[in-house]
This record gives sequence, structure tokens and C1' cells, in this order.
RNA sequence: CGAGUAAGCUAGAUGAUCGCGGGCCGCAAGGCCUGAGGAAAGUCCGAGCUGCGCAGGGCAGGAUGCUGGGUAACACCCAGUGAGGGCGACCUCAAGGAAAGUGCCACAGAAACAUACCGCCCGCGAGGGUAAGGGUGAAACGGUGGUGUAAGAGACCACCGGGGUCCGGGCGACCGGGCUGCCAGGCAAACCCCAUCUGCAGCAAGACCAAAUAGGGAAGGCAUGACGCUGCCCGCCGACCUUCCGGGUACGGUCGCUCGAGGUGCCAGGCAACUGGCAUCCAAGAUAAAUGAUCAUCCGCGACAGAACUCGGCUUAUGCGCUUGCUCGCAGU
Repeated sequence: CGAGUAAGCUAGAUGAUCGCGGGCCGCAAGGCCUGAGGAAAGUCCGAGCUGCGCAGGGCAGGAUGCUGGGUAACACCCAGUGAGGGCGACCUCAAGGAAAGUGCCACAGAAACAUACCGCCCGCGAGGGUAAGGGUGAAACGGUGGUGUAAGAGACCACCGGGGUCCGGGCGACCGGGCUGCCAGGCAAACCCCAUCUGCAGCAAGACCAAAUAGGGAAGGCAUGACGCUGCCCGCCGACCUUCCGGGUACGGUCGCUCGAGGUGCCAGGCAACUGGCAUCCAAGAUAAAUGAUCAUCCGCGACAGAACUCGGCUUAUGCGCUUGCUCGCAGU
């Protein structure tokens, strides 16, 4: 210098004028302060909070699925293991169980989980032995080479690959070594089994205030237990519930609402995720819903996109650039 890999930063800046939401001050006029994001997005996970009576038991259902750790929790994160990819830095993986059972494995092929078509050998033949070779297939019952044999075969041997067992290391996933001759083929992102977790609904949750009022009629269900808690059963509760008719009031306000598992800095522990201590900061809260417009100057000419209860993640979209670690190649010293 080129190519790459991993982790981050940034998200136009400043000023003036006009305007909008919120807060404070002021009798008022008005003044001051403050006002979107890294994803506010998708609403895909996990929580807080609220209600369902208590949040109960069981079934069903759902989620997760190598190990250890982090966390309020998670399907997230960190550190590892194994497998796969890359020369490498590094990247990717729904990665438990196929000797519990069931199911599936198209076409081809003799045979797809139990089998022999061609072939080889013995034999006149009948029949027997065999699975090396051929052929089919995504997959054919360990592979290659040798010994051996009538021909063959882990029958035996060497190396490689598996299963089991023993020893050693590691918290563990797992790794290394010895012994052992080798039919339980593959699919669980098929049903299923195992382990762990799991009640449901969601801020239009929910609570309160004000105004108005009146509740009535009809039909049906119901103490042989309605409605409700859960899809079902148990258990609990205990008198209302559903539909229709014709009326009244209202379609308002307050709270929930933003100070929180909070941000920043330093120190300490830890490989890290993260945790603890101290200091410091307060950063939108609307409800038809504000966060905008114009002008000037400057630069590397500005993308994706707009809060609606809150937080932790994941995923997706995204401009011009910048920083750091590492790898490979070329050249120079």
C1' cells in the first nucleotide's frame, strides 16, 4: 500500500425571527426553562405494573433443548465444548433421545431392516457355501491393504473410523491413553419420549370525580348451582345472567404518566457477560394528539425514520465518514 476480519463512534453544527406541547413565575401583558431515536419501527421474546376472588391441584396445550456462568427474567448475553466453513484473523450451528413404541425412506434396485438379481466356489444334477466383484440409489450393514480360503468372510493382521469398558485430566460439555473384532441403517425442523419452565388478559389495563337518572316491560336459563375463576376435570364462590322492546344521561375531567432492575465518571472484583461502592445528573409526557418553518454562515452536503405505561433483549431499515485490535499478500529498510 492492497485485500479482509472483529469491535466501536457519529446521526449535520451555530445564530436570528415566527409558531406549537409541557413546567415555573406573574393580577395581567409577558418572561424563563425544556421538548424524539439508535433504531422511537416490527410487536418477535422476557419482565415490572394492573385486573380477573386466593392465583389453588391435575390433564391438555405452549415454550426451551451441548456445558458452565450472568441477569428481575428471557428464546438474550458472556466464556467454553463438539461439528462444519475459511490459507488465516475469524465465522456459522433448533447441538437431548432412533436398543420405549408407532410411522416414513419416492424412483431405481434382488433387498431400504432384514435381503441375494448377476456373479464366485463345490457339485453330473438336485442342492449347498458365499457376499469379494458388478449393477441401483441420497443412503446397501465399517473403509483401505494384506494373510487366509474351494470361493469367501474382522475368520486373522496393520492403519483409519465407530461402540463398550477401565485409567487419567476437567465443576462440566468433553478430551487423552489402554483393552476389546465391530448388524440394532437414516429421519425426532414426523408423531412421540425425557428434562426444565409455564394461569389468563392487557394502560382502550385499572382507579376516581362530576353531570343526569328510573328503572320498566317481554322471553329464556338458573339452588338438579346460573354468572365467574380456565379449554376440560376437581376445587372455590353463591344469585343473578342472556336477548329483545321502548326511554334517560353522557361520549367530559383527574389519576395511572414517567425517578427508573435509571444515566455518567472514578475505584474495586471478575478472562468476560456482569456485579458492588462512592460522587454526580434529571433527560418529552401529549389525548386529535406539540417537537415545525424561514433566513444567514460553515463542513466531509446529511440516510433510515416520529414517542403514546415503562424497562431488558432480539430482528429489520439506514448517509458521509472516523477510530482501534488482528489476519493475509506485495514492496522497502